Overview: Predicted 3D model of a 73-nucleotide RNA (transfer RNA) from a Candidatus Woesearchaeota archaeon. Model confidence (mean pLDDT): 83 of 100. It matches the Rfam family "tRNA". Its family is annotated with triplet codon-amino acid adaptor activity in the Gene Ontology. By type it is a transfer RNA. The source organism's lineage runs through Archaea, Nanobdellati and Candidatus Woesearchaeota. The sequence is in RNAcentral, with records from ENA.
RNA sequence: GGGGCUGUAGGGUAGCUUGGUAUCCUCCAAGGUUCGGGGCCUUGUGACCCCAGUUCAAAUCUGGGCAGCCCCA
Numbered sequence: 001g002g003g004g005c006u007g008u009a010g011g012g013u014a015g016c017u018u019g020g021u022a023u024c025c026u027c028c029a030a031g032g033u034u035c036g037g038g039g040c041c042u043u044g045u046g047a048c049c050c051c052a053g054u055u056c057a058a059a060u061c062u063g064g065g066c067a068g069c070c071c072c073a
Base pairs, nucleotide, nucleotide: 001072002071003070004069005068006067007066010026011025012024020056028044029043030042031041032040033039049065050064051063052062053061
């Protein structure tokens, strides 16, 4: 220098092909159960790497960046 893959709550993860309420687990908070704790149950808070474009509507499509990993030189 060239190419490929990846980037989503504090952590992990589905959704991307085929645009339309962002899923689940865990953590955390509150409540219930218990003499108390643990466990279990219920509820709640919290996220699409950045910028621009297309569109009524973008995590998803397009372009340009940034970061990580891998391959070639």